[in-house]
This record gives sequence, C1' cells and structure tokens, in this order.
RNA sequence: UGGUCAUCAAGAAAGGCUGAGGGAAUAGACCCGGUGAAGCCUUGACAACCGAUUCCUGUCAGAGAGGAACACGGUGCCACAUUCUACUUUUGCGAUCUAUGCAUCUGGUUGUUUAACUCCCUGGUGAAGCAGAAGAACUAUGAGUG
Repeated sequence: UGGUCAUCAAGAAAGGCUGAGGGAAUAGACCCGGUGAAGCCUUGACAACCGAUUCCUGUCAGAGAGGAACACGGUGCCACAUUCUACUUUUGCGAUCUAUGCAUCUGGUUGUUUAACUCCCUGGUGAAGCAGAAGAACUAUGAGUG
C1' cells in the first nucleotide's frame, strides 16, 4: 500500500504539558472549542476483534469446530448515529403545464416496413420540491492475505 471478511444508532474521562483549532477526502448544514481544540504523556475506564486460560457440546480417546466465562497478553476505543445530507431503490405529499405533449416500461411475430431500439397502436408509471424507510458508497477498526 492493494484486496477479502467482519463490525460501525450500545458503551466508557480524569490529571499533567501545550495553546487554536476540531468533528479523518470534498461541498453544504449543524455542532464542539481560552470554563482550553488537536497533539503528546500518565492513570483509569469501556468493549470483547485476535491470542492465552477455564468450562460445556461432541468423541472410545483426541484433533478440529461451535458455545460460554474471564479480562492475563496484542490491538481498538472513551461529544454528537461513521454528527447529518450528497448516490440508488421505494412510500407518502405535491405543483406548473405547450399535454392528442414529454420521459420511461410492458405487450402487439397477423400493425407498417426488405429490415423496428427507432415509426404506429394498446396499456402502465413518472416529473420541481418536501418528508419517511431501506440499501449502497465513503471512512474507521480488527483479523487473514498479496
């Protein structure tokens, strides 16, 4: 540094140094901040991803696997949902209007045509904007891997 898998609305702060920014790309919004931001150090906490340990399932016995406990080791983390929105799908509300219009989708193999994605015909749905729901993406963290 690339990729894979998992997780991301839960949880958890004091002290010291320092001194103006911060909420991890961009834009907007909304917040935090001299009653001290970010960073560094110390201590404490939270959580339980990986390892260790113990127990259970299972077996003739083991290995592997799964589950539970714990918090010893390796990480992580300790304002706000990953602070919110942005992209997609969907639901509701909903104008304006040139509308026999426009966009989009299904069907018409006996519509037209040499030939139909295009023309024609039948039918459905839709629109700026607002609100809700779900998902994705991005980011972060962990564990493998290249």